[in-house]
RNA sequence: AGCCGGCCGGGUGGCCGCGGUCCGGGCUGUGCCGGCGUGCUGGUGCGGGACCGGGUCGAGGAAGGUCGGGACUCCACAGGGCAGAGUGCUGGCUAACGGCCAGUCGGGGUGACCCGCAGGAAAGUGCCACAGAGAACAGACCGCCGAUGGCGGGUGAGAGCCCGCACAGGCAAGGGUGAAACGGUGCGGUAAGAGCGCACCAGCGGACCGGGUGACUGGUCCGGCUCGGUAAACCCCACUCGGAGCAAGGUCAAGCGUGGGACACAGGUGGCCCGCCUGCCCCGGAAGGGGCAGUCCCCAGGUGGACCGCACAGAUGGAUGGUCACCCAGGCCUCCUUGGAGGCUGGACAGAAUCCCGCCUAUAGGCCGGCU
RNA sequence: GCCGGAGUAGCUCAGCUGGUAGAGCAGCUGAUUUGUAAUCAGCUGGUCGGGGGUUCGAUUCCCUUCUCCGGCU
Numbered sequence: 001a002g003c004c005g006g007c008c009g010g011g012u013g014g015c016c017g018c019g020g021u022c023c024g025g026g027c028u029g030u031g032c033c034g035g036c037g038u039g040c041u042g043g044u045g046c047g048g049g050a051c052c053g054g055g056u057c058g059a060g061g062a063a064g065g066u067c068g069g070g071a072c073u074c075c076a077c078a079g080g081g082c083a084g085a086g087u088g089c090u091g092g093c094u095a096a097c098g099g100c101c102a103g104u105c106g107g108g109g110u111g112a113c114c115c116g117c118a119g120g121a122a123a124g125u126g127c128c129a130c131a132g133a134g135a136a137c138a139g140a141c142c143g144c145c146g147a148u149g150g151c152g153g154g155u156g157a158g159a160g161c162c163c164g165c166a167c168a169g170g171c172a173a174g175g176g177u178g179a180a181a182c183g184g185u186g187c188g189g190u191a192a193g194a195g196c197g198c199a200c201c202a203g204c205g206g207a208c209c210g211g212g213u214g215a216c217u218g219g220u221c222c223g224g225c226u227c228g229g230u231a232a233a234c235c236c237c238a239c240u241c242g243g244a245g246c247a248a249g250g251u252c253a254a255g256c257g258u259g260g261g262a263c264a265c266a267g268g269u270g271g272c273c274c275g276c277c278u279g280c281c282c283c284g285g286a287a288g289g290g291g292c293a294g295u296c297c298c299c300a301g302g303u304g305g306a307c308c309g310c311a312c313a314g315a316u317g318g319a320u321g322g323u324c325a326c327c328c329a330g331g332c333c334u335c336c337u338u339g340g341a342g343g344c345u346g347g348a349c350a351g352a353a354u355c356c357c358g359c360c361u362a363u364a365g366g367c368c369g370g371c372u
Numbered sequence: 373g374c375c376g377g378a379g380u381a382g383c384u385c386a387g388c389u390g391g392u393a394g395a396g397c398a399g400c401u402g403a404u405u406u407g408u409a410a411u412c413a414g415c416u417g418g419u420c421g422g423g424g425g426u427u428c429g430a431u432u433c434c435c436u437u438c439u440c441c442g443g444c445u
Stems, first nucleotide, its partner, number of pairs: 001372008010327007018058008027048010060349001064360002067358005072245004084241005089103005104118001105116004119236002124234002126230003141175002143171003148168002150165006183201006202226002204223008249308004259298005266278004279292005328347001330345007373444007382397004391428001399415005421437005
């Protein structure tokens, strides 16, 4: 100068305050027993919570984000499949997980070490802009060649030979484009070239022998096989998954309303009952009967609401705080000799709400250990 | 507390089977007009909410985070 792991996350005391719970006291409601002066008092039991006093308990490493999983609850469900979603190197751990530990492989760093959603591209489909000749069983712009055919010229008696052109044609070494151009180096070979042939190297595939539980890896031999990338594109393969979530869900249960039963029966007149008059609906051929509004009781479901779910922190408008003094780190200023003295300042992120296991994110400052 | 959705120019929105980021309104300049509005022509303006990853290449695909909005006896 860095790398990794672990830990703390102010302490003590005084005063005031908040929430839960326990105990005690007074106050108060009610039941029973007793007394008498008949509405008071005494004892005792069950409560009430506004009051007073005391004891005890009272946030975190992330309580946060709600990202993954589970407990728990309700709904659905014979079993299996399709669809859909998720996971994806290997071996373990775990109730489970996309978590943790160890390892393998790949990448980065001089190194300690770090990072990796890390199956399959030699099953299939799609895409690869611009540039470039050509972008996937490719292609020829510049370039190289003149073997073969063609044209022209020379020579020769002729077959032929030589020279030139680059029309047909051959080639892919070199240049150039691009993120990516169909192995690399050398020798041979050729008209020029090319795994065309050979040697070595790299990769791939196969066989055999070892190591490892496995991912994987070491070695030998063979095959010129040389095969682009992308699956955090569709897809294929393997494995996992029923859905919703504590506002889940459960118990009790006003009021209004539904259903049943009993009483009772609309409007006008009249002080009221009776009576009289006027209606509507239903059953019935008619006569006739019943109903209209209300009161009470009962059954079921269930709204508001209350309680449980819910916690030895624990509410349901939500407590866990404030202040003072001293100390402990830290920062700043002044003084004097490296060091010390004095003064001022001063501790972040954040705050439970059914619980648990993880992940991620925020975090002033400090301590310990190991390593380069 | 639980469950969903959206962030792109000053505003409202397109663009998402990856390949230079667009439209309308607004703003500025010019033309037209005596002048303004309207109209016409042109121009400016973008960390695609932030960070990281996959890829040759990300607004788009993946992870994480921030902000806002909506729903639930």

Two RNAs folded together computationally: RNase P RNA and transfer RNA, 445 nucleotides in total. The coordinates come from a structure-prediction model, not an experiment, and the mean pLDDT is 76. Rfam match: Bacterial RNase P class A. By type it is a ribozyme. Gene Ontology terms of the family: dimeric ribonuclease P complex, tRNA processing and ribonuclease P activity.